[in-house]
Molecule: Bacterial small signal recognition particle RNA
Organism: uncultured Veillonellaceae bacterium
RNA sequence: GCUUUGGUCUCGCGCAAUGGUGCCCUGUGAACCCCGUCAGGUCCGGAAGGAAGCAGCGGUAAGCGGUAAGCAUCAUGUGCCGUGAGGGUGCCUGAGAGUC
Numbered sequence: 001g002c003u004u005u006g007g008u009c010u011c012g013c014g015c016a017a018u019g020g021u022g023c024c025c026u027g028u029g030a031a032c033c034c035c036g037u038c039a040g041g042u043c044c045g046g047a048a049g050g051a052a053g054c055a056g057c058g059g060u061a062a063g064c065g066g067u068a069a070g071c072a073u074c075a076u077g078u079g080c081c082g083u084g085a086g087g088g089u090g091c092c093u094g095a096g097a098g099u100c
Base pairs, nucleotide, nucleotide: 002096003095004094006092007091008090009086010085011084012083013082014081015079016078017076018075019074020073021072022071023070025066026065027064028063034059035058036057037056042051043050044049
């Protein structure tokens, strides 16, 4: 100096990690234009009964919070973990033949 295995380098795929979002869980949450139950009172009726229904109470929608795990999704030189391909200008590493 030459050839070559692998690493560093590039790309793809996979996996994990981290962060965001959603679901799930939970709290709050409608004077009335959600639901149920409707004290009091009101209305109809001779009466028996019936009707509507405020407050209150309970449940819930949208919304606004809380939150560990799990699931889904998006992203990222977080890993340089696995795998395949590329690249052989340079560096590192192993090997081969030859020359001086």